The RNA shown here (Bacterial large signal recognition particle RNA) has 264 nucleotides and comes from a Candidatus Brocadiia bacterium. Its Rfam family is "Bacterial large signal recognition particle RNA". The family's RNA type in Rfam is non-coding RNA gene. A reference for the family is Rosenblad et al. (2003), "SRPDB: Signal Recognition Particle Database", Nucleic Acids Res. The sequence is in RNAcentral, with records from ENA. The organism belongs to Candidatus Brocadiia, within Bacteria. It is recorded under the gene name ffs.
[in-house]
RNA sequence: CCGUGCUAGACGGGGAACUAGCGGUGCCCUGUACCCGGAAUCCGCUAUACCGGGGUCGAUGCUCUCCCGAGGCUCUCGACGCGCGGCAGUGCGACGGGGCAAGUGGCGUCGAAAGCCGGGUCCUAUGCAAUGGGAAGGUGUGAACCAGGUCAGGUCCGAGAGGAAGCAGCCUUAAGCACCUCCUCCCAUGUGCCGUAGGGUUGCCUGGCUGGAGCUAACUACCCCGCUCGGCUGCCCCGUGCGGAGUCGACGGAGAGUGCACGG
Numbered sequence: 001c002c003g004u005g006c007u008a009g010a011c012g013g014g015g016a017a018c019u020a021g022c023g024g025u026g027c028c029c030u031g032u033a034c035c036c037g038g039a040a041u042c043c044g045c046u047a048u049a050c051c052g053g054g055g056u057c058g059a060u061g062c063u064c065u066c067c068c069g070a071g072g073c074u075c076u077c078g079a080c081g082c083g084c085g086g087c088a089g090u091g092c093g094a095c096g097g098g099g100c101a102a103g104u105g106g107c108g109u110c111g112a113a114a115g116c117c118g119g120g121u122c123c124u125a126u127g128c129a130a131u132g133g134g135a136a137g138g139u140g141u142g143a144a145c146c147a148g149g150u151c152a153g154g155u156c157c158g159a160g161a162g163g164a165a166g167c168a169g170c171c172u173u174a175a176g177c178a179c180c181u182c183c184u185c186c187c188a189u190g191u192g193c194c195g196u197a198g199g200g201u202u203g204c205c206u207g208g209c210u211g212g213a214g215c216u217a218a219c220u221a222c223c224c225c226g227c228u229c230g231g232c233u234g235c236c237c238c239g240u241g242c243g244g245a246g247u248c249g250a251c252g253g254a255g256a257g258u259g260c261a262c263g264g
Base pairs, nucleotide, nucleotide: 001264002263003262004261005260006259009057010056011055012030013029014028015027020046021045022044023043024042034054035053036052037051038050061258062257063256064255065254066253067252071248072247073246074245075244077243078242080241081240082239083238085236086235087234088233089232090231092230093229094228095226096225097224098223099222102220103219104218105216106215107214114210115209116208117207118206119205120204121203122199123198124197125196126195127194128192129191130189131188132187133186134185135184136181137180138179139178140177141176147172148171149170150169155164156163157162
């Protein structure tokens, strides 16, 4: 140096989270990399730290160190950006309420404000009407017997004359039932362009008299207020982005190391 057979090893790795810790399933990054079964209400292990089974390659294919650095994580780091929320403030806006009466408008010499007198609206009583109910009255109907009258037939008493009770029928009537109310009485009322009497009259409406020029507040302007909403400013909290510091670190790059046996 070549060949054969082995062994170590390789057939992906990493971050966060979970966990006493490690690894895996699940999430994310890298980027292509044997298969099957199991696992978040987790699964399996214990510093040689997935478990079980099968397969391929095999020490030029792996191992270690350094660099680069996707990405993740931490920070009581930031005169930083954005967003949610809280508090405070305001020569701000919207909306609402109050005020004023400068401007516009409306009413007013066909008489404003104000004052006086009266009426209505309001309350009490009462009358009338309306409506409803009841009483009362009227009409009709209305009793197998237990209501009245008359009682055929039949029954009873009597020697007879005659007498008695009385069903059906007919007539009448009581309670009851139905209808009517022109008139009479009583009660009630979420009733009334109604009347009478008394009270009240703050307000509102209205009539008359005095009076003789204001009244109103719709719009604009101005002033005040607000458990309201928004804008702006400041502070605080949380999240996120960017930057900084730290930490882990895939892919990639560089360097180093490289087993055993037999044969030639």